[in-house]
Notes:
The prediction has a mean pLDDT of 80. Predicted 3D model of a 118-nucleotide RNA (Guanidine-I riboswitch aptamer) from an uncultured Gammaproteobacteria bacterium.

RNA sequence: AAAAUAGACUACUAGGGUUCCGAUCGCUUGCGAUGCCUGGUCCGAGGGCAGUCGACCUGCUUACCUCUCAUGUCAAUGCGACCUGCAGGUUACACGGAGGGAUAAAAGCCCGGGAGGU
Numbered sequence: 001a002a003a004a005u006a007g008a009c010u011a012c013u014a015g016g017g018u019u020c021c022g023a024u025c026g027c028u029u030g031c032g033a034u035g036c037c038u039g040g041u042c043c044g045a046g047g048g049c050a051g052u053c054g055a056c057c058u059g060c061u062u063a064c065c066u067c068u069c070a071u072g073u074c075a076a077u078g079c080g081a082c083c084u085g086c087a088g089g090u091u092a093c094a095c096g097g098a099g100g101g102a103u104a105a106a107a108g109c110c111c112g113g114g115a116g117g118u
Stems, first nucleotide, its partner, number of pairs: 007053004012048001015043002020040002022037001023034005054091007066081002069078003093113001095116001099111003
């Protein structure tokens, strides 16, 4: 200096608006208006929480074959590696605009671990 991995999904929360429900108001009772209407449906975190899977590390376990090393009467033997399964651990660090985009609309959603900063 460069490359690779540092992951995926689910549920929930912070948060978000107003398509639907509800609520309030108006009226021609079915429509309209209202989200500085508590709410339900809905959206929803790289830097929030939890779980599942995956990955990595350690320990134990693991038939045959294969491979490294050692011994050898060159037959083979022994240890280890790989292949198996189980258990435990780890999955770090992370300040961050403006502006734009989607959806009915908006947002810690997406652009974006961006620009920028340390």